Predicted 3D model of a 328-nucleotide part of an RNA (large-subunit ribosomal RNA, domain IV) from Pseudogemmobacter hezensis. Taxonomically the source falls in Pseudogemmobacter (Bacteria, Pseudomonadota, Alphaproteobacteria, Rhodobacterales). Model confidence (mean pLDDT): 89 of 100.

[in-house]
Context: one part of a larger RNA
RNA sequence: CCACGUUUAAGGAACUCGGCAAAAUGCUCCCGUAAGUUCGCGAGAAGGGAGCCCCGUCUGUACGCAAGUAUGGGCGGGGGGCACAAUCCAGGGGGUGGCGACUGUUUACUUAAAACACAGGGCUCUGCGAAGUCGUAAGACGACGUAUAGGGUCUGACGCCUGCCCGGUGCCGGAAGGUUAAAAGGAGGGGUGCAAGCUCUGAAUUGAAGCCCCGGUAAACGGCGGCCGUAACUAUAACGGUCCUAAGGUAGCGAAAUUCCUUGUCGGGUAAGUUCCGACCUGCACGAAUGGCGUAACGAUCUCCCCGCUGUCUCAAACGUGGACUCA
Numbered sequence: 001c002c003a004c005g006u007u008u009a010a011g012g013a014a015c016u017c018g019g020c021a022a023a024a025u026g027c028u029c030c031c032g033u034a035a036g037u038u039c040g041c042g043a044g045a046a047g048g049g050a051g052c053c054c055c056g057u058c059u060g061u062a063c064g065c066a067a068g069u070a071u072g073g074g075c076g077g078g079g080g081g082c083a084c085a086a087u088c089c090a091g092g093g094g095g096u097g098g099c100g101a102c103u104g105u106u107u108a109c110u111u112a113a114a115a116c117a118c119a120g121g122g123c124u125c126u127g128c129g130a131a132g133u134c135g136u137a138a139g140a141c142g143a144c145g146u147a148u149a150g151g152g153u154c155u156g157a158c159g160c161c162u163g164c165c166c167g168g169u170g171c172c173g174g175a176a177g178g179u180u181a182a183a184a185g186g187a188g189g190g191g192u193g194c195a196a197g198c199u200c201u202g203a204a205u206u207g208a209a210g211c212c213c214c215g216g217u218a219a220a221c222g223g224c225g226g227c228c229g230u231a232a233c234u235a236u237a238a239c240g241g242u243c244c245u246a247a248g249g250u251a252g253c254g255a256a257a258u259u260c261c262u263u264g265u266c267g268g269g270u271a272a273g274u275u276c277c278g279a280c281c282u283g284c285a286c287g288a289a290u291g292g293c294g295u296a297a298c299g300a301u302c303u304c305c306c307c308g309c310u311g312u313c314u315c316a317a318a319c320g321u322g323g324a325c326u327c328a
Base pairs, nucleotide, nucleotide: 001323002322003321004320005319006318007317008316010314011313014312019309027051028050029049030048031047036041038157052079053078054077055076056075057074058073059072060071061070062069063068080084092307093306094305095304097302098301099299100298104116105115120155121154122153123152124151125150126149132141133140134139158294159293160292161291163224164223165222168221169220170217171216172215173214174213177212178211179210183206184205188201189200190199191198192197225243226242227241228240229239252286253283264280265279266278267277268276
C1' cells in the first nucleotide's frame, strides 16, 4: 500500500453527480394511528409502553375417581445487572412530484426500466371445405371450434372525455361512360404462282380486371394557416378587413421525459436553490385510442425535501485477519 473487518472525541451529509457505502430500524403483546380513497386500502402508517429472575394471590383449559400433572390469563410484592426481544436471526421512517394502473415479462455474459405484456376499449376480416398460416402437392394447424367464435391491427385498469378535415394515399361501394390485353373480326394491302392456291400484313367493329370517373370511410395512413387595422392614459384586442386551405388545433394540459432563447418571470422551500414544488402562457416545436387530462393502490423506477442515523466528510487514528513488500 491492497482486501475484508472492529472501534472512535466534537460535529452530523459540511462528502458526493447522487447519503454511493456504512450506520440506524428490526421480534411479540398492549396503546395509538393522518391526508387521500376505487371504501378494499392507506397501515406494521406515524408515535409510545412492556418484556429477565423470585414470591404471593385469583382464575381458565386438557387429562384424571382422586391426589394431581401439563399449559394459559389477571392482579400484587420483591431482587440483581451498564445492558432482560441480553447471542444469532430480524422493516429505517415521513412529505411532494414525474412515468407506468396493478401481479407479471425482458437484453443468459455491461441497460429490469418510463420498455414488453396485461384485464378493459375500438376498428377490420371471416358463414365454415371460414378467414388466416405452413406446404410443389397430398395434407395439416385454425378446430374435433362456428360470429358471445377465430384471425389481423391500434390503444392499454378505472374516472371525465375523445373536437374539425375525405383535397392526397389506402380501403369499401358503384349494371353508366372513357381507356384497355389476349382473343374474335376481317375492309384493304404486299410477296409468289398461268391458275387454284400458299404466305405475310392488316383498318373498322366486339373484347375483362385495372386505371380514369362518381360516392363513402380518420379508434384508416395522415393533416389541423398568414398579414393588417381597431376600445376616451397606456397596453391589449371581444371587433373588422384581406389572402390562402380539404380543414385551419376544440376540451384539457402547458418552460412539460416536450421550451431553443432559458438559470424565462413571479411565489414557496435554503443564510445562499441551473435541480424541486405552485403559478403565468410569449406552446422555437403539447393535444385528444402514434389517445388527452386526472387518479386510490402498487414500483430493487426517476426527481426534490425532512426526521432518525452514521468515518461519506471536517480529518484522520488505532487495532484484527490475509496478502503485497523487506530479509533469511